[in-house]
Context: one part of a larger RNA
RNA sequence: CGUGGAAACUUGAGGGGGUCUCUUCGUAGUACGAGAGGACCCGAAGGGGCGAGCCAAUGGUGUACCAGUUGUCCUGCCAAGGGCAUCGCUGGGUAGCUAUGCUCGUUCGAGAUAACCGCUGAAGGCAUAUAAGCGGGAAGCUUACCCCAAGAUUAGGUUUCUUAGACACCCCGAAGACUACGGGGUUGAUAGGCUCUAGGUGUAAGACCAGUAAUGGUUUCAGCCGAGGAGUACUAAUUGUCAAGUAGAACUGAUUGAGC
Numbered sequence: 001c002g003u004g005g006a007a008a009c010u011u012g013a014g015g016g017g018g019u020c021u022c023u024u025c026g027u028a029g030u031a032c033g034a035g036a037g038g039a040c041c042c043g044a045a046g047g048g049g050c051g052a053g054c055c056a057a058u059g060g061u062g063u064a065c066c067a068g069u070u071g072u073c074c075u076g077c078c079a080a081g082g083g084c085a086u087c088g089c090u091g092g093g094u095a096g097c098u099a100u101g102c103u104c105g106u107u108c109g110a111g112a113u114a115a116c117c118g119c120u121g122a123a124g125g126c127a128u129a130u131a132a133g134c135g136g137g138a139a140g141c142u143u144a145c146c147c148c149a150a151g152a153u154u155a156g157g158u159u160u161c162u163u164a165g166a167c168a169c170c171c172c173g174a175a176g177a178c179u180a181c182g183g184g185g186u187u188g189a190u191a192g193g194c195u196c197u198a199g200g201u202g203u204a205a206g207a208c209c210a211g212u213a214a215u216g217g218u219u220u221c222a223g224c225c226g227a228g229g230a231g232u233a234c235u236a237a238u239u240g241u242c243a244a245g246u247a248g249a250a251c252u253g254a255u256u257g258a259g260c
């Protein structure tokens, strides 16, 4: 840009991906074989590889979470804190992201075939799978499974709308390099804040008590807390732009002026 405009849901021409493999058990120590050995077919279970998804559990990470702790500087000092030292070091750890963790898939089937194996059967009284005709037969082909897909210019279909809707801007996101995508914009829970809560850390400060003191105990399963959940308009979501063309009908006007 096209497919009239728009929103939503779709069909699938066509294209891509995948379609891998082992072991054990039953059948059966059967068929076969003198024995040694040892099946086809069919059925079942468990693995490996590869792929996809996920984070309840097991772990990892978790540099604006919590605690402990060393040195030093600072907040006048005590106490309590802050800075720096690889996040100073150490022990834990929410969300998210993750694998070594979890779940699932790699299936059954159908059709036409290859090599090959057949049925019926003449030419050619026989024979012959072939000449007419009819079958079987592969991880391969077409399907079947998953994904993309109407620029499939043959531009498809259905429903609804036609001032419909879209975009910019703003608040955001389990979406993301940008863009795109998704949610929200006061007729509002979109984000922040606040409250409650899950969860983490592990019992704050201050005070009191015991002890000469270090320290311990009580208040206190406390205090603090990033990304989790819910509620709540306190804060921020101000506002603006764009939104088609052609054809037909009716009516009105202008020009022309057949016929009467």
Base pairs, nucleotide, nucleotide: 001151004162005161006160007159008158009157010156014148015147016146017145020048021047022046023045024044025043026042032037049106050105051104052103053102054101058099059098060097061096065092066091067090068089069088070085071084072083073082074081075080109143110142111141116136117135118134119133165242166241167240168239169185170184171183172182173181190236191235192234193232194231195230196229197228199225200224201223206219207218208217209216210215